[in-house]
Context: one part of a larger RNA
RNA sequence: UGACGGGGGCCCGCACAAGCGGAGGAGCAUGUGGUUUAAUUCGAUGAUACGCGAGGAACCUUACCUGGUCUUAAAUGUUGAAUGCAUAGGUUAGAGAUAGCCUUUUUCUACGGAACUGUCAACAAGGUGCUGCAUGGUUGUCGUCAGCUCGUGCCGUGAGGUGUCGGGUUAAGUCCCAUAACGAGCGCAACCCCUAUAUUUAGUUGCUAACAGGUUAAGCUGAGGACUCUAGAUAGACUGCCUACGCAAGUAGUGAGGAAGGUGGGGAUGACGUCAAAUCAGCACGGCCCUUAUGUCCAGGGCUACACACGUGCUACAAUGGUUGGUACAGAGGGCAGCGACUAUGCAAAUAGGAGCGAAUCUCCAAAUCCAAUCUCAGUCCGGAUUGGAGUCUGCAACUCGACUCCAUGAAGUUGGAUUCGCUAGUAAUCGCACAUCAGCCAUGGUGCGGUGAAUACGUUCCCGGGCCUUGUACA
Numbered sequence: 001u002g003a004c005g006g007g008g009g010c011c012c013g014c015a016c017a018a019g020c021g022g023a024g025g026a027g028c029a030u031g032u033g034g035u036u037u038a039a040u041u042c043g044a045u046g047a048u049a050c051g052c053g054a055g056g057a058a059c060c061u062u063a064c065c066u067g068g069u070c071u072u073a074a075a076u077g078u079u080g081a082a083u084g085c086a087u088a089g090g091u092u093a094g095a096g097a098u099a100g101c102c103u104u105u106u107u108c109u110a111c112g113g114a115a116c117u118g119u120c121a122a123c124a125a126g127g128u129g130c131u132g133c134a135u136g137g138u139u140g141u142c143g144u145c146a147g148c149u150c151g152u153g154c155c156g157u158g159a160g161g162u163g164u165c166g167g168g169u170u171a172a173g174u175c176c177c178a179u180a181a182c183g184a185g186c187g188c189a190a191c192c193c194c195u196a197u198a199u200u201u202a203g204u205u206g207c208u209a210a211c212a213g214g215u216u217a218a219g220c221u222g223a224g225g226a227c228u229c230u231a232g233a234u235a236g237a238c239u240g241c242c243u244a245c246g247c248a249a250g251u252a253g254u255g256a257g258g259a260a261g262g263u264g265g266g267g268a269u270g271a272c273g274u275c276a277a278a279u280c281a282g283c284a285c286g287g288c289c290c291u292u293a294u295g296u297c298c299a300g301g302g303c304u305a306c307a308c309a310c311g312u313g314c315u316a317c318a319a320u321g322g323u324u325g326g327u328a329c330a331g332a333g334g335g336c337a338g339c340g341a342c343u344a345u346g347c348a349a350a351u352a353g354g355a356g357c358g359a360a361u362c363u364c365c366a367a368a369u370c371c372a373a374u375c376u377c378a379g380u381c382c383g384g385a386u387u388g389g390a391g392u393c394u395g396c397a398a399c400u401c402g403a404c405u406c407c408a409u410g411a412a413g414u415u416g417g418a419u420u421c422g423c424u425a426g427u428a429a430u431c432g433c434a435c436a437u438c439a440g441c442c443a444u445g446g447u448g449c450g451g452u453g454a455a456u457a458c459g460u461u462c463c464c465g466g467g468c469c470u471u472g473u474a475c476a
Stems, first nucleotide, its partner, number of pairs: 001476002003473003007470007015460002019423005026315008034306002042053002064301005070295001076124006084116001088103006106115003126290002129288003135284002137279003140275001142273001147186006153162003166177003192267004197235007207224002211222003238261001241255001242253004317416001321375006333364003338357002342353004382413001387408007429452007
């Protein structure tokens, strides 16, 4: 100087408390461990691994296994040699990769040749092999915590200290006062984006108040720019004003005005560093290793196994509900190998036809809600696992191993021990919708979007984590 203390003081955080809803019990989905296997490819392992890399494993992917191939090679570049018809199509064998046979006989030319193809030779190749403890780059975490440092000066023999401490204050090393310190940098804040209000400009594909037409109805039509909206510009919030407290910084106020009030609400933004944290399998790269194989091509299998254990989720156990019929209202996204209105057929998944739309124009497109009826507390008209049968779709191909539909079947489960997690407002809870990846889909995952919409916070004694000061130490 740090680190640590079941030392002290001050302070903060969904840390506790106050509440609401979950996990832990059941079934299933998914990841992991373990076990099994020819292989169940590899990585990630307290917090900071475990719906993680993977934003999509039937083949491919694919790295693994079994078997069958190739050896300048599957891809790419350069040089040389010899060769000539290449390419394409057909056919035979084969699981295919490949191998054989048949047909065909390219383009440019300055006539030297060049392109192109396979063969030979040479130089490069190739490796998802090892090392993340050789590395770059990127990332997680402490933590969006308020810290981390420097120049000069001063103090100390020196390591170092001071500044950065003290008194207040703040979300904040934020600011004020004091001061052997005076200044400065990286962080904080602000500048950026979205959102909440108004004005203005513009008026199509959006809108419809007035006028006119028109319909069973409908901005449907003429028309209009008022309104909504769209998207550019501008204004607006600064403790600016008032009161109280205070030296000041600032704090308090169901004070005013205001759409918004004290950082308005979200996002992006992550200091010096820590964990030899993660990644050589995104990529790059040093070293080591393989080179008729640890490279490469192909078929099939595996990554989907299953006495079990754990994590994360979904569905439930019902009446604030289930079922049937009717009925209303979003936002944000996507769309041409696409979205597909509408019509017909089918109980349905879908199929057949197909308008419009590269889209503020057409389309994908809501559910909880509300109204009526029924069920009447039951393992049930709850719950839907599992299994049998019949089908639809995607795709060369659904056996291993896809999703969906219909009929039948109808398991566990009656609110979950110890323990444990999330959340402070348009939040939790609950309801659906969209997108990426994607032929299809194992999505209940991820990322967004809107609809409905709570309870509680006395407080900081305690648990956990963190910040500042101080104290002890046989630790570094």

Description
A computed fold for a 476-nucleotide part of an RNA from an uncultured bacterium, annotated as small-subunit ribosomal RNA, 3' major domain. The full RNA is in RNAcentral, with records from Greengenes.